[in-house]
RNA sequence: AGGAUCCUGUCAAAAUAGGCAGCGCUUGGUGGUAACACUGAGAUGAAAAUCGGGCUAAUUCGGGGGACCCCCAGUAAAAUGGGGUAAUCCCGAGCUAAAUUGAUCCCAUGGAUCAUAAAUGUGUAGAGACUAUAUACCCGGCUCCCGAAAGGGAUGAUAAGAUAGUCCAGACCAUUUGGUAACAAGUGG
Numbered sequence: 001a002g003g004a005u006c007c008u009g010u011c012a013a014a015a016u017a018g019g020c021a022g023c024g025c026u027u028g029g030u031g032g033u034a035a036c037a038c039u040g041a042g043a044u045g046a047a048a049a050u051c052g053g054g055c056u057a058a059u060u061c062g063g064g065g066g067a068c069c070c071c072c073a074g075u076a077a078a079a080u081g082g083g084g085u086a087a088u089c090c091c092g093a094g095c096u097a098a099a100u101u102g103a104u105c106c107c108a109u110g111g112a113u114c115a116u117a118a119a120u121g122u123g124u125a126g127a128g129a130c131u132a133u134a135u136a137c138c139c140g141g142c143u144c145c146c147g148a149a150a151g152g153g154a155u156g157a158u159a160a161g162a163u164a165g166u167c168c169a170g171a172c173c174a175u176u177u178g179g180u181a182a183c184a185a186g187u188g189g
Base pairs, nucleotide, nucleotide: 005013007022008021009020010019011018023045025042026041027040028039029038030037031036050141051140052139053138054137060093061092062091063090064089065088069084070083071082072081073080094122095121101115102114103113104112105111106110126168128167129166130165131164132163142156143154144153145152146151172189173188174187175186176185177184178183
């Protein structure tokens, strides 16, 4: 320096104990014929259904919160107040690929152009740039529920507030400005 260590993300680690947040589990409530969905509480993790194909666009302007941790004041110790940083939770408007639907055109069993949507997308990485692909989105199969059938419906944990990479930044040394400080914004190597 890097890696492993929890179901996931992140921070730690003298103690591989653990902090914070989430997903799931048990159970109460509400809705539904049902599969199941939403939600309150609790404990703590046994288990996870995905397969084939398609698409990777937009990436903007404003705004509201915020745990853990750090600093200052305060206290016997707390409570509490203020500041910093930040895992992250969102709101309004706008924009958006393939899909769907429609129109027009053509070299026409197909293709091209234009219009039309929406969100678990963008906004929301470490300031950010680029490539790819999903855990995003679309089509179909599989699983489950209802149904005589045709068919209709439901689910497939969380992880993309940068996932995998390349770059750049940061990290290292010196130093400037603001601030009591934490810290913030720079400059040079």
The RNA shown here (Group I catalytic intron) has 189 nucleotides.
The model forms 100% of the base pairs in the Rfam consensus.
It matches the Rfam family "Group I catalytic intron". Rfam links the family to the GO term Group I intron splicing. The literature on the family includes a 1990 paper in Annu Rev Biochem by Cech, "Self-splicing of group I introns". Rfam 15.1 lists 5,602 matches to the family in 1,395 species.
The coordinates come from a structure-prediction model, not an experiment, and the mean pLDDT is 78.